[in-house]
Context: one part of a larger RNA
Order: sequence, then structure tokens, then C1' cells
RNA sequence: UGACGGGGGCCCGCACAAGCAGCGGAGCGUGUGGUUUAAUUCGACGCAACACGCAGAACCUUACCCAGACUGGACAUGCAGGUGCAACCGGGUCAAAGCCCGGUGCCUUCGAGGGUCCUGCACAGAUGCUGCAUGGCUGUCGUCAGCUCGUGUCGUGAGAUGUUGGGUUCAGUCCCGCAACGAGCGCAACCCCUGUCGCCAGUUACUUGUGUCUGGCGAGACUGCCCUUCGGGGAGGAAGGCGGGGAUGACGUCAAGUCCGCAUGGCUCUUACGUCUGGGGCUACACACACGCUACAAUGGGGUGGACAGUGCGCCGCACGUCGGCAACGACACGCAAAUCGCCAAACCACCCCCCAGUUCAGAUCGGGGGCUGCAACUCGCCCCCGUGAAGGCGGAGUUGCUAGUAACCGCGUAUCAGCGAUGGCGCGGUGAAUACGUACCCGGGCCUUGUACA
Repeated sequence: UGACGGGGGCCCGCACAAGCAGCGGAGCGUGUGGUUUAAUUCGACGCAACACGCAGAACCUUACCCAGACUGGACAUGCAGGUGCAACCGGGUCAAAGCCCGGUGCCUUCGAGGGUCCUGCACAGAUGCUGCAUGGCUGUCGUCAGCUCGUGUCGUGAGAUGUUGGGUUCAGUCCCGCAACGAGCGCAACCCCUGUCGCCAGUUACUUGUGUCUGGCGAGACUGCCCUUCGGGGAGGAAGGCGGGGAUGACGUCAAGUCCGCAUGGCUCUUACGUCUGGGGCUACACACACGCUACAAUGGGGUGGACAGUGCGCCGCACGUCGGCAACGACACGCAAAUCGCCAAACCACCCCCCAGUUCAGAUCGGGGGCUGCAACUCGCCCCCGUGAAGGCGGAGUUGCUAGUAACCGCGUAUCAGCGAUGGCGCGGUGAAUACGUACCCGGGCCUUGUACA
């Protein structure tokens, strides 16, 4: 000087408390451990691994296993020599890849060249190892308020001062004081979205002459005004004391994560640790954990009728409408490269049934029949119909999220994508709460101070 303390003081944060909804019990989905396996590819492991890499594992993907094959190679560049052999088409064999056989035959300035093939050389290739050799990128403390420098001064020196102190703030924010005076990276502001108003422009919007809306420009909020005990209160205003949300992550820490995104040093393999193909596996299952979904019902379940969004997406597409089918879906097919056409709501409201029961709750599991995608749904897809109708009556110790258009409840969209195992991820709107006395305690953090045999 730091770090640490079941030392002290001050102060923050959904940290506790006050509340609301959960998880932990059940069934199922997914991830992980373990076990199993020919293989169940690999990585990630307290917070900060475990719906994580995977924003799509039937083949492919795919890195794993078994089997069949190839060897200058599936892919790049160059050199030397040779060749009308090849590309292409057909045939045989085959599970395919591969191997074998046959045929057509490019341009030309007729020297050859391009391309292909063969041989040789230099090489290719590796998701093989090392993230403790690295770049780049990322997580985390933490959007915490800190981290430093120049000059000066003090100290033999390590260092200190500044950055401490008194107030204040979300903030090292600002004010005052002070052997300090200044400065930099951070904070804040500048950026984007949203809330009000004005002006301009308008089609595909609508009420047919407007301006919902979209785009552009501007106004508005600044402790500006009033009171004040300086804590706060009030006026005007759509908005008031950072209005709400986002983006933005200092010096550094964890030899944190990633050599399997990519790049890259070194090491290793080179008829194989490379490459191709068929099949299998990543989907196993006594069990354990993690994240979720659906429930256990009457604030509910079922039936009929009625109403209201926003973000987005659409030609290998979105699909209206009509017909067939109980339905999944099929057939025909208007419109739309989309403010024009389409995808397009549910909770909610009205009426009726159920009458507290393992039920008209719940929907696992299993049997049968069908539909769709795709070369192909056995291992191993999704959907529909009929039947079957499991556990489950609100969950021990413990534990999570959330302070307002938030939680909770309700549906919708979308990336990936042939299809899908999405209950996941990222977004969008609809309905819309309760509670916060307070800082003793638990957790994390900031500043000052104190002890130390730790660095």
C1' cells in the first nucleotide's frame, strides 16, 4: 500500500422486511450427472455450467460407432514430362460409394493453347492435442462509482497528498473548506424509441376532403416561477424534479470461457487421426439434479352466439372463397412482391348445462383408424378422429421472480425451418393488482477508520 475480520461508523441495491405469484410434491417436455452401450461425438461445472454452444439431430447435419470403399486425394496453387485418354451418355456389378466395360465428342490462326486425365515433385487435408503458447470475441464483479496521470509539496524510503474533511447527489454529482493546482478514462449529456402540441407533405388509410397514420422540421421541462424551517410543498402543464424505456460496460479481476465459429505458434497423423458411402448412434434408462409446461378445479369445466389488438411475415410464399370430409386435410382457385390482398386473436360479454364427486376436474399411458412433409417417418416426426382415462385434492426442509402499465393472467407474431419433437428463444399487444413501517438481521457492493504474525 492492499486484502481480510463472527472490528467500528456512514450509505446503497427486490438484499431483507411488507406483499403477490411461484418452484421444491404429481404427470409430461427439455438440459445435465450417473449408468448402459459397438457408439450413446465434443465442449460448458458455485454465483458467472445444467430449454447453455443447438435460431430446428429421421438421411444430411455429424464431429461418434459398424461395414464397404478411395489414395496427390472431396478442396487450392505452381513446375516438369506424357496423353485424344477425359468431361458427357449408356451398360454391368453393388446397399450406396466405388470398381469394370463401351460409345459420342469442345475451341483452333493447325505451331500450339485452354480444359481434363496419367506419372513425378512442391504439397493438400485433420471438429487431432495444447484457451496454462495466442489473436479476436464473450461472461463476471457492475451501469457498481470508481481507476489514474502531470507538476508541486511532504516522507531516508515503500509511498502519501490531490481522491481525505463538512454538506449534497443515482453518481469522484455539485458546493464549501483544505499543500495542493490542473488533467485523463469512467458518471452525466450528446444517439434511438415513447408520451403533448404546431407547421409541411401526402397514398394504398378514412368519415371524400380530411389527416388516424407515415415521413420531415420545430415547440416544450430549465430548480424557469411562487412559498419555505432548504427536508419539502404549490401553480401552470400532456409531462416535474433523471418523465418512462433502450443503446452505451472505466482501470482491472477470475492463467474465467471459447484451438468444435474464425484466425494462429508449437506438437502429432499422412494408403490415415485424411476423404466418400450405406446403416446405426447423438432419442438408451434402476436412478439423481436443473429449467419449464399442464394440472389438482366452480373467480371453474362444457355448449351456442357476440366484440375488441399490436409487433411481424408472405411468390419454392400468404391464402380469401366454394365444394368434399366429424376432423387433420384434400380439390378448384379470386387477390397480393403487399398501409391496397392474405395470415388474424384469446382472456372478455350474453344465455344454457354441470352441483363438489377423483367428477362433464385433470389429461399421462395404451389400442385402433386416418392425414401431412419428405427419396425415406421401424429404430426416431408432427397432426386428426374413436376408444382407454394414470398420478394428481395446492406440495417437507428449503428456495425464486417482481416496486406500475410492473407482477400475475390471456393470446398473437417471428428467426431457424421440407417437416418437426417450440411447453424453448426473441418480440408484440389485451386485461391489470397488492405492498414498501423501516434498515436490527441474511446476501452483494461503495466510502472513511481500526487491528493483523497474511501478500
Model confidence (mean pLDDT): 82 of 100. Small-subunit ribosomal RNA, 3' major domain from an uncultured bacterium, 455 nucleotides, folded computationally. The full RNA is in RNAcentral, with records from ENA and SILVA.